Predicted 3D model of a 1524-nucleotide RNA (small-subunit ribosomal RNA) from a Sphingomonadales bacterium.

RNA sequence: ACUAUGGAGAGUUUGAUCCUGGCUCAGGAUGAACGCUAGCGGCAGGCCUAAUACAUGCAAGUCGAGGGGUAAAUAUGGUAGCAAUACGAUAUGAGACCGGCGCACGGGUGCGUAACACGUAUGCAACCUACCUUUUACUGGGGUAUAGCUCCGAGAAAUCGGAAUUAAUCCCCCAUAACACUGCGAUGAGGCAUCUCGAUGCAGUUAAAGCUCCGGCGGUAAAAGAUGGGCAUGCGGUACAUUAGCUAGUUGGUGAGGUAAUGGCUCACCAAGGCUACGAUGUAUAGGGGGUCUGAGAGGAUGAUCCCCCACACUGGUACUGAGACACGGACCAGACUCCUACGGGAGGCAGCAGUAGGGAAUAUUGGUCAAUGGACGCAAGUCUGAACCAGCCAUGCCGCGUGCAGGAUGACAGCCCUAUGGGUCGUAAACUGCUUUUAUAAGGGAAGAAACCCCUGGAUGCGUCCGGGGCUGACGGUACUUUAUGAAUAAGGAUCGGCUAACUUCGUGCCAGCAGCCGCGGUAAGACGAAGGAUCCAAGCGUUGUCCGGAUUUACUGGGUUUAAAGGGUGCGUAGGCGGAGUGCUAAGUCAGUGGUGAAAGCCCGCAGCUCAACUGCGGAACUGCCAUUGAAACUGGCAUUCUUGAAUACGGUGGAGGUAGAUGGAAUAUAACAUGUAGCGGUGAAAUGCUUAGAUAUGUUAUAGAACACCGAUUGCGAAGGCAGUCUACUACACCGUGAUUGACGCUGAGGCACGAAAGCGUGGGGAGCAAACAGGAUUAGAUACCCUGGUAGUCCACGCCCUAAACGUUGAUUACUCGCUGUUGGCGAUACACUGUCAGCGGCUAAGCGAAAGCGUUAAGUAAUCCACCUGGGAAGUACGUCCGCAAGGAUGAAACUCAAAGGAAUUGACGGGGGCCCGCACAAGCGGAGGAGCAUGUGGUUUAAUUCGAUGAUACGCGAGGAACCUUACCUGGGCUUAAAUGUCAGGCGACCGAUGCCGAAAGGUGUCUUCCCUUCGGGGCGACUGGCAAGGUGCUGCAUGGCUGUCGUCAGCUCGUGCCGUGAGGUGUUGGGUUAAGUCCCGCAACGAGCGCAACCCCUAUCUUUAGUUGCUAGCAGGUAAUGCUGAGGACUCUAAAGAAACUGCCUACGUAAGUAGUGAGGAAGGCGGGGACGACGUCAAGUCAUCAUGGCCCUUACGUCCAGGGCUACACACGUGCUACAAUGGCCGGUACAAUGAGAUGCCACUUGGCAACAAGGCGCUAACCUCAAAAAACCGGUCUCAGUUCGGAUCGGGGUCUGCAACUCGACCUCGUGAAGCUGGAUUCGCUAGUAAUCGGAUAUCAGCAAUGAUCCGGUGAAUACGUUCCCGGGCCUUGUACACACCGCCCGUCAAGCCAUGGAAGUUGGGAGAACCUGAAGUCGAUAACCGUAAGGAGUCGCCUAGGGUUAUACCAAUGACUGGGGCUAAGUCGUAACAAGGUAACCGUACCGGAAGGUGUGGUUGGACCACCUCCUUU
Repeated sequence: ACUAUGGAGAGUUUGAUCCUGGCUCAGGAUGAACGCUAGCGGCAGGCCUAAUACAUGCAAGUCGAGGGGUAAAUAUGGUAGCAAUACGAUAUGAGACCGGCGCACGGGUGCGUAACACGUAUGCAACCUACCUUUUACUGGGGUAUAGCUCCGAGAAAUCGGAAUUAAUCCCCCAUAACACUGCGAUGAGGCAUCUCGAUGCAGUUAAAGCUCCGGCGGUAAAAGAUGGGCAUGCGGUACAUUAGCUAGUUGGUGAGGUAAUGGCUCACCAAGGCUACGAUGUAUAGGGGGUCUGAGAGGAUGAUCCCCCACACUGGUACUGAGACACGGACCAGACUCCUACGGGAGGCAGCAGUAGGGAAUAUUGGUCAAUGGACGCAAGUCUGAACCAGCCAUGCCGCGUGCAGGAUGACAGCCCUAUGGGUCGUAAACUGCUUUUAUAAGGGAAGAAACCCCUGGAUGCGUCCGGGGCUGACGGUACUUUAUGAAUAAGGAUCGGCUAACUUCGUGCCAGCAGCCGCGGUAAGACGAAGGAUCCAAGCGUUGUCCGGAUUUACUGGGUUUAAAGGGUGCGUAGGCGGAGUGCUAAGUCAGUGGUGAAAGCCCGCAGCUCAACUGCGGAACUGCCAUUGAAACUGGCAUUCUUGAAUACGGUGGAGGUAGAUGGAAUAUAACAUGUAGCGGUGAAAUGCUUAGAUAUGUUAUAGAACACCGAUUGCGAAGGCAGUCUACUACACCGUGAUUGACGCUGAGGCACGAAAGCGUGGGGAGCAAACAGGAUUAGAUACCCUGGUAGUCCACGCCCUAAACGUUGAUUACUCGCUGUUGGCGAUACACUGUCAGCGGCUAAGCGAAAGCGUUAAGUAAUCCACCUGGGAAGUACGUCCGCAAGGAUGAAACUCAAAGGAAUUGACGGGGGCCCGCACAAGCGGAGGAGCAUGUGGUUUAAUUCGAUGAUACGCGAGGAACCUUACCUGGGCUUAAAUGUCAGGCGACCGAUGCCGAAAGGUGUCUUCCCUUCGGGGCGACUGGCAAGGUGCUGCAUGGCUGUCGUCAGCUCGUGCCGUGAGGUGUUGGGUUAAGUCCCGCAACGAGCGCAACCCCUAUCUUUAGUUGCUAGCAGGUAAUGCUGAGGACUCUAAAGAAACUGCCUACGUAAGUAGUGAGGAAGGCGGGGACGACGUCAAGUCAUCAUGGCCCUUACGUCCAGGGCUACACACGUGCUACAAUGGCCGGUACAAUGAGAUGCCACUUGGCAACAAGGCGCUAACCUCAAAAAACCGGUCUCAGUUCGGAUCGGGGUCUGCAACUCGACCUCGUGAAGCUGGAUUCGCUAGUAAUCGGAUAUCAGCAAUGAUCCGGUGAAUACGUUCCCGGGCCUUGUACACACCGCCCGUCAAGCCAUGGAAGUUGGGAGAACCUGAAGUCGAUAACCGUAAGGAGUCGCCUAGGGUUAUACCAAUGACUGGGGCUAAGUCGUAACAAGGUAACCGUACCGGAAGGUGUGGUUGGACCACCUCCUUU
């Protein structure tokens, strides 16, 4: 301080972000239902559907103190009789009957009803009210009927008819009577118009019932009260305008009738009104309220149980009786239905309580009692009461209780999990020990609710009655409660466990089965399916489903938006409406305050109390935010009056302009025509062709005609409301601005409907027609080309008049007013003039502060801050579609849905990627060159085919002389066949053995099987060593998955990039740094800069090579000296040289010149062996390709285990119509062949290299020196050079193929080796389209070596040296890459995304010849019951009645129409659906920029014409801005 108890979010659009926006979830509730489960009690609730149909019983009777009066029975006494018994009498006396009261309450249901039905507040001077209370008065006399009863009759029955007789509190008559009623008259007061009230005079009319116990109970009239009703009025609460007009008793008046009463309630006449955009009328839906649920509230939804009101009672109509009904358990009629029937006729109405059938997901007992409360009747006792009180059934809900408590570790067993000798978990849980006994069971006790009425009795008394005591009365119920005993004894489930959302593992399954509220899980390692273990949350319940509110500020009053997300009307004028400048006065409608009435009870809230607590219940309070009345206040809004000038308008003066309409007129260009000059082409395109032209085109000149449009000026210029407006002149006309502050005095703003205007296209009629040009035709292009391009060309474009009314009609930004820093350009004025300067008003632009915004951006021309009014939005699609209506000649426009479907659709910005976007740069990328490939033959690899097998892998670049750097066996993984099953190798343990090895038989293809012979060492004698054998333990798999993996590798790419820390910017994703200006091979370096630094990459450090120095000289070298040989560093010797191999030096733009701030660049510069990274190698950032490899190896999981393991023989990997890659050899004379001569380097070598000799033509063989290598050997280098020959031919080119003979390796050359030799001598004469490598010691060319290896299919691979070029103008183009920028609908990232037709399946829906049904109304015909009216004949003395007639009406029939719904051959589009067809429209400049409106055309997306938009890229120019 006295106000208040009160407000939570999350998931899902994206690669990521912010926003918009929908969908979904967590909460609460329920008359619920379903699934699983279930111990007890209390309190409550229980047909939401068929207002469907109902069997059976009960639910409204009572009164003998109103009446007549009786049967049975009983009692009493009587008569007859022996008696049984019979007869009559008296008393009690049921049912039925007359009469009174009640039956209009109580109970049920929600059909109808959008209405004065309900709620609330008023009114009745326009009304009624039985029983009850109070008061006053009265209660006298008389009469004849009728039911019952008795008798007769009809009928199956229900029931009815006739005769006789009878009573009353039945009915009728007479009397009496007023404060009643009616009429007339005068009078006072009041009010609200009609009127009301009071006193009063006269006249008229109308009453009554008795019973009795003598106490009373009744009856009649009147007044008043109470209670209950009736009527009227204000206000309040519903959806649709795709319902806009409705109404003839309709609205009002006069009169009459009717009613309790007002009133068109009804009727006659008169008038023509009444309702409606503040929503009439129509259609649909619905009982209303108190309340209930939810919500912070405001609201939203709802109207079960309880209470109030209304309506209804099989459906529809009607009245009667009565105080009250048009009557749930009354009547009449009609209809439908059901039942009975003797077929003639009758009966019935559960939406009372139970109950049945049916419907349905679904809702109970044919129970007890009137004990209590209440009701009807009665004097009362009492009777009746399915109202009520109780009980039964149901976890339907709320509340409460229990299913035990304490101790107890070896942390038991089982289960489950794991990293598995063991650990964890279930889990103190169990067992076990102790304790307790709510509950349960058993046995006892045992209520309150009961006090009255009544009876007995006492007292008081006003004699009506009242008070006290005692007695009687309990369905529930032997229930609640309580005592004792027993003993943990009788008692736990359900859902969930990916995120939201608390709770996790294993197994099974393998896009299957399934789950799912949303997002989404499942395709072999599923925390998401199923199961198990464990856990979590609730708990006698737990989940699911349905519905409502909440969250949802997602209809926004509280509390939203509209530039680009959905959303501003195309523009103006203006009606209604809404809002409105300054001063004063009055008023008091709104507003505010006080008071009074009302706002039923229950409920909600607070307090107290009663059931052991609670739920539940009682009492008290508060509240009920409302309505009505009254009193006051006067600031604000409104109203009235008056004044003002600043809003608005006017006047006067000036200025401006492509403003509008009409008329006149001008030149250029184009086309056409004529003539002239002139000759072969013109025209057109990317290139062409169609077209025109020797009948003279195009071109040039002159003249003429026609129509349309107006160059330059011309501009982010100007004008207009928008659409729009451009040569010049004239006429008419509208407007804006400026100045003056003269006039009026709020005259204003906005504006639903309405009216007007409204580009282009299009339509109608009539003109006109030069150019252009949809459609159309032809030519091209193309796979096609209904297009883009070309040649033609009609509507149209133009004019007049009339329609249409739409556009990206856009600033995607409604109009008006006020306020809020600045700078700058420009248009028109003003400040006397001025080009200077400065100010001001009105426009048109640019940039910017604050502020706003999701951001982009806007920013005095707001998208800022406020105010008023209008329009519009509420997820995407379906769809601006359908239907309906209005408009239009038509095209079409305006208005404008739903079913169904999806979980998104969308905006802005970010990072990438991409572009048939741009800029800069690089690369043997192109170009310039040289040589190849593609043609031939062969080699080799691959595909394909074949095969028993042709093992497997690699497949654009980045597979294909690749894995393989050596397939005859082996390898070998494949095939055929034959064997083995602890099985190869190894280790270890145990056992026995003494061998093993070796030799040698048989079967066999071998493996293998089966035999024979021979036979240890050391020793301390314990044993040890060795060897094989046997057994145990550890198998093996080139089987699958490279998309489970490690490792390794390829590629982008030796490209220059990729990141981080801190800071700063941004809401954020992110950005900055890393961009910019230069430079470089380079993110190399420099400069600048909100960045400053750093890391991985680049470079350098490492190796080889080029020069030199030093050190060291053997196996290398040999200048000088010496020796020696046929000759040789052969020898002594030497270290000079070469070389070897170790250490150093050297190169850094260091110096010079030029340019430059610098970095650096340039130079035929100097010096230097080398010059601008000297040449080469190793070295490969972050990452990409689910790239490659499970067959090098390793490895998770899965699979095989007398086989998918393993051994062996043979075969295959070597096949061969074919296609491709990589190579070799060639096609020859720059050559081939023959002879001769010269010069390397790197390597390798003991199972080896092999000198030399001999033999052989040779491959090679036989001997044999040297060499474990700077020593010996391979080893000859070849091209080259010299000489000779060949002379352009399929050759002396070329060597394939084939035949013969040999050599070598090897167990073995058949499939299937290499080499030698003799013979044979194929294709091939330089290779199409296309394509590959290379920029210097490179290409080209020449030979040499090595690995693998018994040998070799090597022409391959890897190295080595010899000889040794050409060319690069340059970056337009192709390819690849880097940086910056731009667009994007891409992000699996252009191998992207995506549109439409067609085809298939499913779904909902529109149209449709019609068909069927429904409700409401209209016209006509008919018309029950019944009220009312009329009425001579019949009845009655009469009153009156019967009958008849009339009006109205339910119902029925006929007719035409409108509306709604269902259905319908066929038909239209739409939506959805892993892999259908055709194209490629859109997204990048999407390859013709896209889109909007319109018209035409086309399989389809779509194309074209015309006008418009930027929500188009790019370039240049112009203008403007910023900075200096």
Lineage of the source: Bacteria > Pseudomonadati > Pseudomonadota > Alphaproteobacteria > Sphingomonadales. The coordinates come from a structure-prediction model, not an experiment, and the mean pLDDT is 82. The sequence is in RNAcentral, with records from ENA.